[in-house]
Context: one part of a larger RNA
RNA sequence: GGCGCAGGGCGGAUGCCUUGGCACUGAGAGCCGAUGAAAGACGUGAUAAGCUGCGAUAAGCUUCGGGGAGGAGCAAAUAUCCUUUGAUCCGGAGAUCUCUGAAUGGGGAAACCCGGCUGUAUGGACUACAGUCAUCCAUAAGUGAAUCCAUAGCUUAUGGAAGGGAACCCGGGGAACUGAAACAUCUAAGUACCCGGAGGAAGAGAAAGAAACAUCGAUUCCGUAAGUAGCGGCGAGCGAACGCGGAAGAGCCCAAACCGUGAUGCGUGCAUCGCGGGGUUCGGACUGCAUAAGGGAUUCAGUAACGGCAGGAGAACGGCUUUGGAACAGCCGGCCAGAGAGGGUGAGAGCCCCGUAUCCGAAGUCAGAGCUGACCCGGCAGGAUCCAGAGUACCACGGGACACGGGAAACCCUGUGGGAACGAGCGGAGACCACUCCGUAAGGCUAAAUACUACUCAGUGACCGAUAGCGUAUAGUACUGUGAAGGAAAGGUGAAAAGAACCCCGGGAGGGGAGUGAAAGAGAACCUGAAACCCUGUGUCU
Numbered sequence: 001g002g003c004g005c006a007g008g009g010c011g012g013a014u015g016c017c018u019u020g021g022c023a024c025u026g027a028g029a030g031c032c033g034a035u036g037a038a039a040g041a042c043g044u045g046a047u048a049a050g051c052u053g054c055g056a057u058a059a060g061c062u063u064c065g066g067g068g069a070g071g072a073g074c075a076a077a078u079a080u081c082c083u084u085u086g087a088u089c090c091g092g093a094g095a096u097c098u099c100u101g102a103a104u105g106g107g108g109a110a111a112c113c114c115g116g117c118u119g120u121a122u123g124g125a126c127u128a129c130a131g132u133c134a135u136c137c138a139u140a141a142g143u144g145a146a147u148c149c150a151u152a153g154c155u156u157a158u159g160g161a162a163g164g165g166a167a168c169c170c171g172g173g174g175a176a177c178u179g180a181a182a183c184a185u186c187u188a189a190g191u192a193c194c195c196g197g198a199g200g201a202a203g204a205g206a207a208a209g210a211a212a213c214a215u216c217g218a219u220u221c222c223g224u225a226a227g228u229a230g231c232g233g234c235g236a237g238c239g240a241a242c243g244c245g246g247a248a249g250a251g252c253c254c255a256a257a258c259c260g261u262g263a264u265g266c267g268u269g270c271a272u273c274g275c276g277g278g279g280u281u282c283g284g285a286c287u288g289c290a291u292a293a294g295g296g297a298u299u300c301a302g303u304a305a306c307g308g309c310a311g312g313a314g315a316a317c318g319g320c321u322u323u324g325g326a327a328c329a330g331c332c333g334g335c336c337a338g339a340g341a342g343g344g345u346g347a348g349a350g351c352c353c354c355g356u357a358u359c360c361g362a363a364g365u366c367a368g369a370g371c372u373g374a375c376c377c378g379g380c381a382g383g384a385u386c387c388a389g390a391g392u393a394c395c396a397c398g399g400g401a402c403a404c405g406g407g408a409a410a411c412c413c414u415g416u417g418g419g420a421a422c423g424a425g426c427g428g429a430g431a432c433c434a435c436u437c438c439g440u441a442a443g444g445c446u447a448a449a450u451a452c453u454a455c456u457c458a459g460u461g462a463c464c465g466a467u468a469g470c471g472u473a474u475a476g477u478a479c480u481g482u483g484a485a486g487g488a489a490a491g492g493u494g495a496a497a498a499g500a501a502c503c504c505c506g507g508g509a510g511g512g513g514a515g516u517g518a519a520a521g522a523g524a525a526c527c528u529g530a531a532a533c534c535c536u537g538u539g540u541c542u
Stems, first nucleotide, its partner, number of pairs: 001541009015527001016492002020464002022461007029453002031164002039100003042055003046078001050074002061094006070082003105114003115133007135161009168199001169197005179186001183233001209216002220247005230238002251445003254389001258277009283387003286382004294377003299374005307366003311360003317333004322329001334351002336340001342354003394418007404430001425440005479486002499526001502513004
């Protein structure tokens, strides 16, 4: 040194475990903010570095309710206290709430600096404290230039806005990689991303519709129609609708004609404007007759069920010379069950503990179906006259959007130019024309069915089990970067600390005894403890 055997070290695989994740289900909730948010800084404890809580009233103050014996968070120990005159704890309401931050008196290198006015503290100064002072918009009033009236401007009062938020939604902008086996139309895709805005949903929505000679009757969503009809360097690809079946279901209000009233302008009988009535498409005004049954999603007021936010009651087991450290095991004999879900307890516990089935519960507060009242709506006939949304419809050119790439290309939107009709009207039915049918544009509102989940509660898993599962069993920490940003590792003693008094060696670390424990070969570098790698002893070979 090789090969064996035996024993160790190092190492942290594996097994088992789970405080944490992941995915979903059912409910709830779906905003917060100048009454100062979200997010922070700095403080705050007897002792206090971090987390949590809180704010100079600072791990807290008041009150109402729950609860009933311990308590002063994580977090041990000591000290000092609190508590049946009901603490700690849980829920409701309130008080306090430094400084930064939209940050808003001015400034500023966020958490800092410096002011004005009014008031309080002794009359003044100083100082301290309290309140107030940003901008924009709307409304109202006052004041008021050049410039006579006026207007601009200025001032004041009242109300509003601003900023944040996971996804969902609407709008304004809008890529490229990629695919086409290259690439340019095309695709990716109106995606990513940026900006604006809103809500608990948003958007859409009561036919100038869809159809086809039969009809349907707002919108939205799902299934189907259908990968069909089509579009397409007819390549890659893109991709409907009608109809049918479901979910849900709800319809309304203005403008105008006309009536009344007020104002303004001037040409003094017209025009315009405001307000009230009227009215809204199987039209209406107008004229005549009639005038209450019924209905209501709005608004206001009242009432209020069921719920939410603390909780409460809640059945039934014992024995043992068994095993064991320990009984929840075994054996023997019982019991409950509207409860044999689950968890804990020194090993597999329906009957030990917490719970579970079931039943009950609120001073206060949130939300609120429904009901009642107010209020609102609410008829028939006639057909002379009047009204029924204009730089609109439509056309041309240029774009966009429609499944539809300019096509035979309608329909929809509109940048530029032109520019109607007026109900005997106008638009549509995929060029266009005729006929026929359908509808009534150029004003507005509208629940539900639908989308999503930052958040709360309850639960589920042929989901993970510490190189897995979220990046985090917690951490956006440590660390890296000027910055935007990037971003870890790290779980397990034991049933219980009973965490090893005391003695010995040693400076200590560490170890040997002793002791605890079922076990210390469970000793804190702590369950199990694989391999690589290292060492010792021994056999054998060279």
This is a predicted structure of a 542-nucleotide part of an RNA (large-subunit ribosomal RNA, domain I) from Anaerobutyricum soehngenii. Lineage of the source: Bacteria > Bacillati > Clostridia > Lachnospirales > Anaerobutyricum. Its mean pLDDT, the model's own confidence on a scale to 100, is 83. RNAcentral holds the full RNA, with entries from ENA.